[in-house]
Context: one part of a larger RNA
Molecule: small-subunit ribosomal RNA, central domain
Organism: Planctomycetota bacterium
RNA sequence: CUGGGCUUAAAGGGUGUGUAGGCGGCUUGGUAAGUCGGGUGUGAAAGCCCUCGGCUCAACCGAGGAACUGCGCCCGAUACUGCCAAGCUAGAGGGAGGCAGAGGUGAGCGGAACCACGGGUGGAGCGGUGAAAUGCUUUGAUAUCCGUGGGAACACCAGUGGCGAAGGCGGCUCACUGGGCCUCUUCUGACGCUGAAACACGAAAGCCAGGGGAGCGAACGGGAUUAGAUACCCCGGUAGUCCUGGCCCUAAACGAUGAGCACUUGGCUGGGGUGGUGGUCACUGCCGUCCCGGCCGUAGCGAAAGUGUCAAGUGCUCCGCCUGGGGAGUAUGGCCGCAAGGCUGAAACUC
Numbered sequence: 001c002u003g004g005g006c007u008u009a010a011a012g013g014g015u016g017u018g019u020a021g022g023c024g025g026c027u028u029g030g031u032a033a034g035u036c037g038g039g040u041g042u043g044a045a046a047g048c049c050c051u052c053g054g055c056u057c058a059a060c061c062g063a064g065g066a067a068c069u070g071c072g073c074c075c076g077a078u079a080c081u082g083c084c085a086a087g088c089u090a091g092a093g094g095g096a097g098g099c100a101g102a103g104g105u106g107a108g109c110g111g112a113a114c115c116a117c118g119g120g121u122g123g124a125g126c127g128g129u130g131a132a133a134u135g136c137u138u139u140g141a142u143a144u145c146c147g148u149g150g151g152a153a154c155a156c157c158a159g160u161g162g163c164g165a166a167g168g169c170g171g172c173u174c175a176c177u178g179g180g181c182c183u184c185u186u187c188u189g190a191c192g193c194u195g196a197a198a199c200a201c202g203a204a205a206g207c208c209a210g211g212g213g214a215g216c217g218a219a220c221g222g223g224a225u226u227a228g229a230u231a232c233c234c235c236g237g238u239a240g241u242c243c244u245g246g247c248c249c250u251a252a253a254c255g256a257u258g259a260g261c262a263c264u265u266g267g268c269u270g271g272g273g274u275g276g277u278g279g280u281c282a283c284u285g286c287c288g289u290c291c292c293g294g295c296c297g298u299a300g301c302g303a304a305a306g307u308g309u310c311a312a313g314u315g316c317u318c319c320g321c322c323u324g325g326g327g328a329g330u331a332u333g334g335c336c337g338c339a340a341g342g343c344u345g346a347a348a349c350u351c
Stems, first nucleotide, its partner, number of pairs: 004322003007305002012319001014201004021194003025088007033081002035077008049065006091191001092188003095184005103177007110154001114150008125136002162169002206247006215241002220236004258318006266296014300307002324351003333344004
């Protein structure tokens, strides 16, 4: 290079926006760059291949032919691709009307629980465990009632449910705001898909500065257990967890399954629209249709498990990635970071 792959064997980038690039709907005309045909020039010789010939044969050598799959120029063809021009509406987008939703940001508010403090009642234990002990308690604990304050999280609703590109999002209200779906088919007229680089977002932990700190709780101290117990259990408890601003940029960032489009038997079910139809039409049943989420399964696919119109089926386009295990996501260099470290990423050697 040809080729084969990426759910679980090595392999889908954490996610998006998007530059270059690659690819790209229907119709007509033009052009003739790609493409195809013919001609012509060139493609040194030698060599390879074919035929014939010369050394007794062969190696070797001589002659002729073919080939040199290429390139230039000329003439021609116009289906496809490109380019130019004109047009179309099935892709895409806009408009109008409606709908659902923990989508995002900010502010305010609420109740339960918890803890602390103050007060009342009360008077000996409480707590904790497998059993205990450390711990708390007559300076009055635990329990119970009232009051005040504080921080964090929002039981039930809650769902196999919804929303978001992913990370993720759950009390209530308001403000601002992103996206989606359906109906009408009114407008634009291919404006599209993908996307190296780039940029943005990105759980938790961690870092910097300033706040905050109820509960929980790495580290740490103590009590147990044990042969030991740097653990599991118990009593405490600092960072942290929370807020504001700024970094970090990782993950079993998972559907371990990149994005887009098209096509390919079905059944059941949850959510959101919409059309028709029937009712004791506030509501609900039936039939159809579009979008989203699931379950089971046909063909097919698959090593099997399984998957199966939300494909891992059948095709096309574009990107990322893999190429035996260890060494190693290490070393080195580079870039980034305050640091921790991240991204890129080998080899020797060894099996």